[in-house]
Molecule: FMN riboswitch aptamer (RFN element)
Organism: Sinorhizobium kostiense
RNA sequence: ACUUGUUCUCAGGGCGGGGCGAAAUUCCCCACCGGCGGUAUCAGGAAGUUCCUGGAGCCCGCGAGCGCUUUCGUCGCUAGACGAAGGGUCAGCAGACCCGGUGAGAUGCCGGGGCCGACGGUAUAGUCCGGAUGGAAGAGGACAACG
Numbered sequence: 001a002c003u004u005g006u007u008c009u010c011a012g013g014g015c016g017g018g019g020c021g022a023a024a025u026u027c028c029c030c031a032c033c034g035g036c037g038g039u040a041u042c043a044g045g046a047a048g049u050u051c052c053u054g055g056a057g058c059c060c061g062c063g064a065g066c067g068c069u070u071u072c073g074u075c076g077c078u079a080g081a082c083g084a085a086g087g088g089u090c091a092g093c094a095g096a097c098c099c100g101g102u103g104a105g106a107u108g109c110c111g112g113g114g115c116c117g118a119c120g121g122u123a124u125a126g127u128c129c130g131g132a133u134g135g136a137a138g139a140g141g142a143c144a145a146c147g
Base pairs, nucleotide, nucleotide: 003145004144005143006142007141008140009139010138016030017029018028019027031127032126033117034116035062036061037060038059042054043053044052045051046050057115058114065093066092067090068087069086070085071084072083073082074081075080097113098112099111100110101109119130120129121128
């Protein structure tokens, strides 16, 4: 250093101003925000053509949520409804980018203009409250073992 195992820690940001109104951080006008891994023509560093670090909300995947589904319980004549615990199979909701420039090559760089954001609550919510002191993509550390 690699692999495997155990274990620990960490792991999401954002409504400020104005308008209408009985009431809106929910509507309207102007704002604000961007999880994790990958990719890399950019940036920085080492070094001397290789390596390290950072670099995409809308490119490829993943995650949470809803749906779906399994088991159990309660209710119900049934159909089914509700609750609890699981599954992560399915991929249904799973969202959203174009134009110009540079270049061998860019949906990633530069310039410009756009677009998107679970469920429940409530005057219609990406930003408030709630499930959530939860879960988790993953990131880092410790210990052990094999070679």